A computed fold for a 72-nucleotide RNA from a Candidatus Tayloriibacteriota bacterium, annotated as transfer RNA. The sequence is in RNAcentral, with records from ENA. The prediction has a mean pLDDT of 82. Its Rfam family is "tRNA". Rfam links the family to the GO term triplet codon-amino acid adaptor activity. It is annotated as a transfer RNA.
RNA sequence: GCCGGAGUAGCUUAGAGGUAAAGCACUCCCUUGGUAAGGGAAAGACCGAGAGUUCGAUUCUCUCCUCCGGCU
Numbered sequence: 001g002c003c004g005g006a007g008u009a010g011c012u013u014a015g016a017g018g019u020a021a022a023g024c025a026c027u028c029c030c031u032u033g034g035u036a037a038g039g040g041a042a043a044g045a046c047c048g049a050g051a052g053u054u055c056g057a058u059u060c061u062c063u064c065c066u067c068c069g070g071c072u
């Protein structure tokens, strides 16, 4: 330099046009004499940045950034 993949909550992942789901963690409550375990509830991501298409973009297209892999 070329090609491909990934970037979504504190962490690990889903979601592939109609404003986002779950597990763990955190907070509160119940249970216990007290922990652990268990149960319940609540909060938390404008989806890497910018532009384009569209009535509407996390999703499609383009450029850039970061990481991973391959080729030279």
Stems, first nucleotide, its partner, number of pairs: 001071007010024004018055001027041004048064005